[in-house]
Molecule: small-subunit ribosomal RNA
Organism: uncultured bacterium
RNA sequence: AGAGUUUGAUCCUGGCUCAGGAUGAACGCUGGCGGCGUGCCUAACACAUGCAAGUCGAACGGAGCUUUUAUUGAACAAGACUUCGGUCAAGGAAUAUUUAAGCUUAGUGGCGGACGGGUGAGUAACGCGUGAGCAACCUGCCUUUCAGAGGGGGAUAACGUUUGGAAACGAACGCUAAUACCGCAUAACGUAUAUUUGUGGCAUCGCAGAUAUACCAAAGGAGCAAUCCGCUGAGAGAUGGGCUCGCGUCCGAUUAGAUAGUUGGUGAGGUAACGGCCCACCAAGGCGACGAUCAGUAGCCGACCUGAGAGGGUGACCGGCCACAUUGGGACUGAGACACGGCCCAAACUCCUACGGGAGGCAGCAGUGGGGAAUAUUGCACAAUGGGCGCAAGCCUGAUGCAGCGACGCCGCGUGAGUGAAGAAGUAUUUCGGUAUGUAAAGCUCUAUCAGCAGGGAAGAUAAUGACAGUACCUGACUAAGAAGCUCCGGCUAAAUACGUGCCAGCAGCCGCGGUAAUACGUAUGGAGCAAGCGUUAUCCGGAUUUACUGGGUGUAAAGGGAGCGUAGGUGGCGUGGCAAGUCAGAAGUGAAAGCCCAGGGCUCAACUCUGGGACUGCUUUUGAAACUGUCAUGCUAGAGUGCAGGAGAGGUAAGUGGAAUUCCUAGUGUAGCGGUGAAAUGCGUAGAUAUUAGGAGGAACACCAGUGGCGAAGGCGACUUUCUGGACUGUAACUGACACUGAGGUACGAAAGCGUGGGGAGCAAACAGGAUUAGAUACCCUGGUAGUCCACGCUGUAAACGAUGAGCACUAGCUGUUGGCGUAGCAAUACGUCGGUGGCGCAGUUAACGCAUUAAGUGCUCCGCCUGGGGAGUACGUACGCAAGUAUGAAACUCAAAGGAAUUGACGGGGACCCGCACAAGCAGCGGAGCAUGUGGAUUAAUUCGAAGCAACGCGAAGAACCUUACCAGGGCUUGACAUCCUCUUGAAAGGUUGGGUAAAACCGACCCCUCUUCGGACAAGAGAGACAGGUGGUGCAUGGUUGUCGUCAGCUCGUGUCGUGAGAUGUUGGGUUAAGUCCCGCAACGAGCGCAACCCUUGCCGAUAGUUGCCAUCAUUAAGUUGGGCACUCUAUCGGGACUGCCGGGGAUAACUCGGAGGAAGGUGGGGAUGACGUCAAAUCAUCAUGCCCCUUAUGUUCUGGGCUACACACGUGCUACAAUGGUCGGUACAAAAAGCAGCAAUACCGUGAGGUGGAGCAAAUCUCAAAAACCGAUCUCAGUUCGGACUGUAGGCUGCAACUCGCCUACACGAAGUUGGAGUUGCUAGUAAUCGUGGAUCAGAAUGCCACGGUGAAUGCGUUCCCGGGUCUUGCACUCACCGCCCGUCA
Repeated sequence: AGAGUUUGAUCCUGGCUCAGGAUGAACGCUGGCGGCGUGCCUAACACAUGCAAGUCGAACGGAGCUUUUAUUGAACAAGACUUCGGUCAAGGAAUAUUUAAGCUUAGUGGCGGACGGGUGAGUAACGCGUGAGCAACCUGCCUUUCAGAGGGGGAUAACGUUUGGAAACGAACGCUAAUACCGCAUAACGUAUAUUUGUGGCAUCGCAGAUAUACCAAAGGAGCAAUCCGCUGAGAGAUGGGCUCGCGUCCGAUUAGAUAGUUGGUGAGGUAACGGCCCACCAAGGCGACGAUCAGUAGCCGACCUGAGAGGGUGACCGGCCACAUUGGGACUGAGACACGGCCCAAACUCCUACGGGAGGCAGCAGUGGGGAAUAUUGCACAAUGGGCGCAAGCCUGAUGCAGCGACGCCGCGUGAGUGAAGAAGUAUUUCGGUAUGUAAAGCUCUAUCAGCAGGGAAGAUAAUGACAGUACCUGACUAAGAAGCUCCGGCUAAAUACGUGCCAGCAGCCGCGGUAAUACGUAUGGAGCAAGCGUUAUCCGGAUUUACUGGGUGUAAAGGGAGCGUAGGUGGCGUGGCAAGUCAGAAGUGAAAGCCCAGGGCUCAACUCUGGGACUGCUUUUGAAACUGUCAUGCUAGAGUGCAGGAGAGGUAAGUGGAAUUCCUAGUGUAGCGGUGAAAUGCGUAGAUAUUAGGAGGAACACCAGUGGCGAAGGCGACUUUCUGGACUGUAACUGACACUGAGGUACGAAAGCGUGGGGAGCAAACAGGAUUAGAUACCCUGGUAGUCCACGCUGUAAACGAUGAGCACUAGCUGUUGGCGUAGCAAUACGUCGGUGGCGCAGUUAACGCAUUAAGUGCUCCGCCUGGGGAGUACGUACGCAAGUAUGAAACUCAAAGGAAUUGACGGGGACCCGCACAAGCAGCGGAGCAUGUGGAUUAAUUCGAAGCAACGCGAAGAACCUUACCAGGGCUUGACAUCCUCUUGAAAGGUUGGGUAAAACCGACCCCUCUUCGGACAAGAGAGACAGGUGGUGCAUGGUUGUCGUCAGCUCGUGUCGUGAGAUGUUGGGUUAAGUCCCGCAACGAGCGCAACCCUUGCCGAUAGUUGCCAUCAUUAAGUUGGGCACUCUAUCGGGACUGCCGGGGAUAACUCGGAGGAAGGUGGGGAUGACGUCAAAUCAUCAUGCCCCUUAUGUUCUGGGCUACACACGUGCUACAAUGGUCGGUACAAAAAGCAGCAAUACCGUGAGGUGGAGCAAAUCUCAAAAACCGAUCUCAGUUCGGACUGUAGGCUGCAACUCGCCUACACGAAGUUGGAGUUGCUAGUAAUCGUGGAUCAGAAUGCCACGGUGAAUGCGUUCCCGGGUCUUGCACUCACCGCCCGUCA
C1' cells in the first nucleotide's frame, strides 16, 4: 500500500466482498511447562448454609469465675489409744461475711456502623467532564493558638419481685451508678442588635477595630509520682463536603408549540447556606426552528480498541465522580445518612405459628437453583499493606495478602543436537525407465532446558510475628526418554497430484465449483501457513475519499427547488480615526494518579513492574500587538437606486371592431349518386343528397407577414383599434451615498387535464356505438358521437414545468450571423467604434467520455436547494392541504450482486446509400398430376444392421446386399481363440483329393492317398499345453487426430513501425473515381508488409519447329480396300516454342487509373473450361475408411457355420426414367464421332437360332486387333383416336452368369395392353457450343444401372433493367442484442 466482482472488451460511477488489528468472548479439533494478568456481558431473577463491624472494664453500677486477706464453719479424717461401747486427733472441704488482685462480660455510656466492599436498575441531568465563584455555607477525629473546668440536683437501664405471650417481645411495682441527663455561677477574641473609625470591593456589602446592651460552658479517668488520656468556649489551618455559574455531553420534526408554582416582585416561614425550596398577596410573564415539549436509548470520565491523522467505536479489569441496595414512600439519630448487613409505613415474595401474631432481604465473600453460547473454591491467613475501637496489650477486618479452578489473554521455554545414501522398507504416483516422502527414519556419537528423583534453601521482617511454602532459587545422579497439533492448497492468497462421485453427495467470504477425465465435493499422498495452539462464529475500527473539517458531488451515472418576491439568517465596496470581541504573541494557574511516549533500573529474558522526564493538542487569568474580521464614529462614489431625454417589443388587462373558412337554416338550379379507404363497409341520398347560386344564423380560431426574430421570472404571449399598466435597453451624469447579494420558513404566480356554479357550443373530440382489419383487435383505419375544448367566477398545484445546466459578481484567445439603441466619418450606400439581447464555430482550460468553451460544464468568491447501490417505492402508516381526483412530506421488513453513464468492436433492423450474383425480370426445358426405378420417413418384423437430418440428409456412405459382402435375426459349434508376439513339448507335414461319421444343413471329427528346406548348427510349418494376451462395425465425433461439407472463388482477413485516444480501440483498410477483384489510380498521419485476388499449372482455340509408326495420302505406281511400294506436303499424334500486352488509333476521364469505339488479328480487354478455397463460422459430419484417450464385454458385446433379413408395405416425401404423341410412331435404305477399355480379357470373319444367344477362335497386353454409334438424312405407311401413341402388370416358352436365381438377378420371343390426352398451390436448372435433344464409353462387377463419372453429334430463345424476393460485400445510422433477432424481454396462468 491494495485486491476480487457489472462488460465480448474499455473508461467511469457505484455498491458488495476480502487481506490487518482488537475482544471480559463462545463453539469445533487438539493440548507439555512456567510467569503475569483476567473470569455472570444473560435474570437490578430467587436465595439454603457459613462468614463479611465492631471495640473500649483506663466512663459506670452490677454479675460470674479464679486467686487472695481476715473471720466463720465443722461434716470428714491420716494417725494414736481403747473397756471395742468409744475417746483424742494433725489436717481440713462445703457455707457465710470480709480484704486485695486478676479474668470474662449482658446492660448504661463513648467512638465507629455515612469508611471499606458490591452493582449499573434509574438518570439526557449542573449527573458527568473542564474552568470559575460562594461578599450565601458546614466540617467529628487531626494540627496549632488563647481561655477555662466552681458548686449543686433529680432520674434511669442492669438487677429484684409479680405478671402477659406459642414465639418475637413485653407490662407493672421497687432499688442503683456514671465521662448519661438538668438548673445555677463565671466568660469573650463568640453570637445578636445599635452607634461609630479605618480600609477594601462586586450592587446587597467584606475585613480590621471601638462603645453599649442581651445571651451561652465544662467530666472526669489512669498512675506512687512525674505526667498522660480525656472535657468546655473561641481563633486559625488542614481534610472532607454543600450550593451557584460559563462551556461541552446520543437519536427522532412521521414529536411544533410547551408552561399556573409556571416567570418575576413584596412579605413571612424553612435550611449549614442562596433560592418558588415552601406559603400568602400582586404582576403576566419565562421557554422554543441556535430545536422547547414529547418519545426512544444510555451511568459519565481518566482511559481502551482502531486509524497516517482528523475521526469512528467502546466505557470489562485499574482509578475519579454519580446513582442504587426486594419495590415505593418517610423521617429519626448524628459532624456527616434520609443510612446495603439501622428504624417506621405500604406492596410483592419467602419462612415460622398454638392462627392471635411474628421473622427476612447476598447488586459483600464463598456457594445453590434458574436463565444462558458462556464465566471459578461453601479454600488459607491477618505474616504484610490499610481500616475501626482502645493509653496499651490487643480484638475485629471474605478490605487485603495468598492459594485453588479455566490455553480466557499476553509473555517466555521445551518436545532434542551432530553425523548418517543401500537414497532401505512402507506409502503415493508413473510415460513403468523412474520420481516424491528423504538425511527424513534406522544406525552411530552427544546433550539435559522443561517434567520426574534426591539434597540444600532464601528475600518478603525493624526486636518478635510468614498464610503463601519446604515456595522461588541452587546443586547432584539418571533415561532421548514423558511432551504436536490445527487450518488451508481454483483466483483474491503461500501451497497439487491420484482415486471415488457424476448438477448427486456436497463446497462456498466474494467471484463461483459439481451434468464421467473436478488442482474448487469426499479420501489418500505430497505441499503451504501458524504453532500449545489452530480454525469458525459474533462484535468494533480500518481498508471506505462509501457522509468527504482534513477530503466528494449534482448537463447525460443518484442529485438544481416549476418560477418570482421577500422575512430570519449568512455574506458584503473605497478612505480616516477609536475600541479590542474574534485573531496573534509572552507569562501564570490548572490539566489527579495510573495509562501513552522517551531514558534508565528490578525480576535469568520478556510479559510485568519501579524511578525520572515528556506529553496531556484543553480551560481560566493577565500583559501586550492592531494588519485582517467585527464594532463605533466620520467621509467617498466605481456597487445599487432616482431624475431627465429617447427608441423597440405576440409583456399584461378590459372594451369594441373585422374578413377568410367550416357547419347549420331558407330559397333557386339540378339528378343519382355522394362520402370514405390500401381495398371496402357502416353512414347520407329520389321525402331530391353531393355539386352550384343567393340570403341568413352562430361559435371558435386568427392564413400570408414569420425569421435558431421579439417580449416576459417561469408557465407563456401572434387579426385590428382604443383604455389602464409592468419591465428591460440606450444616452446623459443632476441627485441619494453601500441603500447590496443570496434567501430556510412564508407569500403571490404557475401548461394541459380535472372539479364546482352559471352561460355558450360551429369545428374538433376521450367515453360510447357501428363498419373494417385480424387467429383475436376492448387498437391503429373509416362513419358517427357525449363530456370537454370557449366565456365568467372559484378550486386543483402538477408535467421530459428541459438548456434534463439554481441565483449574483469578477476574470480568462478569437471569428462569424442576427436583433434593439447610441457615437464618429460620409450627400448616401456604407465603414469604424460602443452598450444590451439572441445563435453558429472554435483556442486555452475542463470532462469518465460525449461534450462545454465570455450566454462555461473554465478560473475564483458568496448564499440557497438536493444526492449517497438496485428493487421494494415515491409505496405503507401518520400528518397537512383539497369538494373530489389527488398533492406535499415520506419509511421499514424482505430481496439481489449488481443496477447505471459514456464510448468501442461486432451482429441485427419490416433504417438509409452504393454494388454484385440465373437473385428477380425476359426466355427455354422441367419438377409438382400418371406408371415404374431408386433413396428416406412411418408403420411392420425374430431381424427388417448402422450412420446422414433445412440450405449444407433423402440415385447420400453404397464405384453395384442371391451365398459371401453383413455389421442384423433364429439356430448349431469353438474358448489363448479366425488374426499377432513370446515359452515348453511332440511331429514332419499342412493344404488338397477320395471316403466314412455327424447335422435339418454346415462348421466340425476320423480313415486312406499325397509327404518340406538345410551350410546339419538349424530354419519353416503343423499339433498339444500354460499364461501374458488377442479380439470387439460395443459407447462417447460434446475427449481427439486426420479427412470432408458450408458460407464462398465471396473479396475479404491481418501484421510491423508510426500517429491519435486515459482506454477498449482507431488510423492504415475510410474518401473521389475504377475494376470480376482491398484490381488499379488520385487524395489522405500514415508508411510498408503478409495470407487471399490476379499470374505461374493443366486443357481447348491459331501458327511454327522437331519427329513420322501402329497415324496420314497431294503428287507417282498398285489394290476390292492407304491394301502395298513410295512419301511425310496435309491431317493427326506429342515435345518444344511463338502469339494478346489496353501494345496501336480516336472519344470520354483529372494530362490518372480506366472506359467506349475502331484497326489489325485465329483469338481483344480475365479468349473458353479446369485445378487452386484466405482469417474464420456452424461443439456442422465422420470413433462404421483409418488412427486414437477414457469407459465397457472376455466360454462373449469375440470367433465360426447354415438358413433368414437388409429386397417386406395402408401410406407420406425427395431424386430420376418412360410417356401422354404427327417437330411423332412403325418399316426399309443410307452417312458421320469423340473419349475410353481389353488376357480369369475384348473378341472379328464364318455358321446355327425369330431373338436373347450359341458353336468356333483370325487378331490384339493394342494410334496396328476388338468392343462399335444414335439422332440427323432419303423413301414408304399411320391421320388425331386412349390410337400402328404409351408401355406398366400378367401368362407361356426360352437365353446368360453363378456351388445356387424360391424368398431375390438380368435379358429374349410370343401373347395380354393398365394409368396417362401436358399436370393445383407451389417450385428447380440454364446466358453459348450453353439449355434442350441424340447416342457412346468407363469404374464397381461372376451376374445385376433409369444411378454416378466421362465422351462426342445436332444445336436454340431471351436479357428492358435493378422497384421487388433470396444470398452476399462496402460505408453510414439506431440499439436495453454480444450464446449476438432462432436475441433480449413484459404480463397472466400452471